[in-house]
Transfer RNA from an Acidimicrobiales bacterium, 76 nucleotides, folded computationally.
RNA sequence: UCCGGGGUGGCGCAGUCGGUAGCGCAGGGCACUGUUAAUGCCAAGGUCGUGGGUUCGAGCCCCACCCCCGGAGCCA
Numbered sequence: 001u002c003c004g005g006g007g008u009g010g011c012g013c014a015g016u017c018g019g020u021a022g023c024g025c026a027g028g029g030c031a032c033u034g035u036u037a038a039u040g041c042c043a044a045g046g047u048c049g050u051g052g053g054u055u056c057g058a059g060c061c062c063c064a065c066c067c068c069c070g071g072a073g074c075c076a
Base pairs, nucleotide, nucleotide: 001072002071003070004069005068006067007066010025011024012023013022019056028042029041030040031039049065050064051063052062053061
């Protein structure tokens, strides 16, 4: 430098043909229990890597850039 994959709550990941983001774990509250654990219920938590563009509407499509992983190339 080129090619491919990835970046979404604190963590691990979904998100179909563009229709406004969900699951698990952790943390919080409540119930249950003599207590803890386990279990059940509830609530909270997201500028979807950054900036633009397209669109009535973008996590999803287009462009540029940043970061991570893998491969190739260069390697005087």
The RNAcentral record of the sequence draws on ENA. Rfam family: tRNA. The organism belongs to Acidimicrobiales, within Bacteria.